């Protein structure tokens, strides 16, 4: 020179251990702000604060008598949270790894 490869933010499925069920959370919309392969750039797409609309499933058992927005269990429900696996994952430049 050539051919090949790894790796980011994050995603989804599972396993386990929380939260909420007195609606937080998640999703949606504005507005700042930040991270975002090893480098400097950047898009989708994250991520955080603020704000603004819509919004939702509770049941049974137990014990306590402090009868109340009680404690607890278990079986629901929440486009619900972390942690682990496993699958999948950036753009052109350079650079890194294996070959010849």
């Nucleotide at each position: 020179c050539a051919g090949g490869g790894a790796g980011u933010a994050g995603a989804a499925a599972c396993c386990g251990c929380g939260c909420g069920u007195u609606a937080a959370g998640u999703a949606c919309c504005g507005u700042c702000g930040g991270a975002u392969g090893g480098g400097a750039g950047g898009u989708u797409g994250c991520c955080g604060a603020c704000g603004g609309g819509c919004g939702a499933a509770g049941g049974a058992g137990c014990a306590u008598u402090u009868u109340g927005c009680u404690g607890u269990u278990c079986c629901g429900c929440g486009g619900u949270g972390c942690u682990g696996u496993u699958u999948c994952g950036c753009u052109a430049c350079c650079g890194c790894c294996c070959u010849g």
A computed fold for a 100-nucleotide RNA, annotated as THF (Tetrahydrofolate) riboswitch aptamer. Model confidence (mean pLDDT): 76 of 100. Rfam family: THF (Tetrahydrofolate) riboswitch aptamer. Rfam describes the family as follows. Tetrahydrofolate (THF) riboswitch was first reported for Ames et al. as an RNA motif in 5' untranslated (5'-UTR)regions of folate transport and biosynthesis genes in Firmicutes genomes. On this family, see Ames et al., Chem Biol 2010: "A eubacterial riboswitch class that senses the coenzyme tetrahydrofolate".